[in-house]
RNA sequence: AAACGGCAAACCUUGCGAAAGCAAGCGGCGCAAAGCUAUGGGCCUACGGAAACCGAGUUUCUACGGCCGCCAAGCUCCCGAA
Numbered sequence: 001a002a003a004c005g006g007c008a009a010a011c012c013u014u015g016c017g018a019a020a021g022c023a024a025g026c027g028g029c030g031c032a033a034a035g036c037u038a039u040g041g042g043c044c045u046a047c048g049g050a051a052a053c054c055g056a057g058u059u060u061c062u063a064c065g066g067c068c069g070c071c072a073a074g075c076u077c078c079c080g081a082a
Stems, first nucleotide, its partner, number of pairs: 006031002012025005029069001035075003039072003042067003048062006
């Protein structure tokens, strides 16, 4: 630089969930690991718990919840000059 291909964003529909979000279908924004893992960092949500206020609700904090298509790390991996 090619070749066979792969994955599938957002929107929409259905279901699960308190939510973030996830699963399936549609659909392609993009991706050489956009394959897997929550191990480190970061980010999202706050059912529950704690505290404050005060007259039934609001606010703040907090993951044991979540995001691998945020970064890193670990493991695996097609083709080719190799």